The prediction has a mean pLDDT of 79. A computed fold for a 151-nucleotide RNA from Radiobacillus deserti, annotated as FMN riboswitch aptamer (RFN element). The sequence is in RNAcentral, with records from Rfam. The organism belongs to Radiobacillus, within Bacteria.

RNA sequence: GGUUUCCUUUGGGGCAGGGUGAAAUUCCCGACCGACGGUGAUGGAUAUUUGAAAUGAUAUCCUUAGUCCGUGACCCGGAGCAUGCGAAUGCGAAGGUGGAUUUGGUGUGAUUCCAAAGCCGACAGUAAAGUCUGGAUGGUAAAAGGAAAAA
Numbered sequence: 001g002g003u004u005u006c007c008u009u010u011g012g013g014g015c016a017g018g019g020u021g022a023a024a025u026u027c028c029c030g031a032c033c034g035a036c037g038g039u040g041a042u043g044g045a046u047a048u049u050u051g052a053a054a055u056g057a058u059a060u061c062c063u064u065a066g067u068c069c070g071u072g073a074c075c076c077g078g079a080g081c082a083u084g085c086g087a088a089u090g091c092g093a094a095g096g097u098g099g100a101u102u103u104g105g106u107g108u109g110a111u112u113c114c115a116a117a118g119c120c121g122a123c124a125g126u127a128a129a130g131u132c133u134g135g136a137u138g139g140u141a142a143a144a145g146g147a148a149a150a151a
Base pairs, nucleotide, nucleotide: 003149004148005147006146007145008144009143010142017029018028019027031131032130033121034120035071036070037069038068043062044061045060046059047058048057049056066119067118075096076095080091081090082089083088101117102116103115104114105113123134124133125132
């Protein structure tokens, strides 16, 4: 340093202003938002090195996609587990479902850079909701730190 197990902590943002209406943050105009891992030609820092000089070269670190590749939340599912005499109740693995991008520029190389114009967003409630309220003081991808074990 890696692997496995366990523990702790962290772990999602957003309708300003206006119109209609009895009523809408739900409709209309308009505004705003973008979880986690990967990839990546972004941006930056440090060190080394060539050299008169780095804006060159090499290495390391931080950072870099809502729309690319995956994951998670929601929904379906229900192996199995727990409690119970039972009826039943609670938890719940695999699996399934699951949204969205083009054009131009630069360039050897970009759906990631730059410019422009688009598009997308669980369920329940309610005047029809990505943004309000609720399940949720929940759960989870994952991140950081710690402990133990074996090789």